The RNA shown here (transfer RNA) has 71 nucleotides and comes from Actinomortierella ambigua.
RNA sequence: GGGAGUAUGAUGUAGUGGAAGCAUACUAGACUUCGAAUCUAGCGGCCCGGGUUCGACCCCCGGUACUCUCA
Numbered sequence: 001g002g003g004a005g006u007a008u009g010a011u012g013u014a015g016u017g018g019a020a021g022c023a024u025a026c027u028a029g030a031c032u033u034c035g036a037a038u039c040u041a042g043c044g045g046c047c048c049g050g051g052u053u054c055g056a057c058c059c060c061c062g063g064u065a066c067u068c069u070c071a
Base pairs, nucleotide, nucleotide: 001070002069003068004067005066006065007064010024011023012022013021018054026042027041028040029039030038047063048062049061050060051059
């Protein structure tokens, strides 16, 4: 230098155009003599910039980071 892949709450992960879900964690409450466990509720996210579209995590272009591969 060429090619391919990945990027989603604090962490792990699902989501192939109708607008983001699950688990763990965290916070509050219930329960308990206290705690753990359990139950209920809450908080919090689409790597960045453009484009296409009535509508984009999803499609297109460019960039960034990481991984693999060729030279």

Its mean pLDDT, the model's own confidence on a scale to 100, is 82. RNAcentral records the identical sequence in 2 taxa. Its Rfam family is "tRNA". The family's RNA type in Rfam is transfer RNA.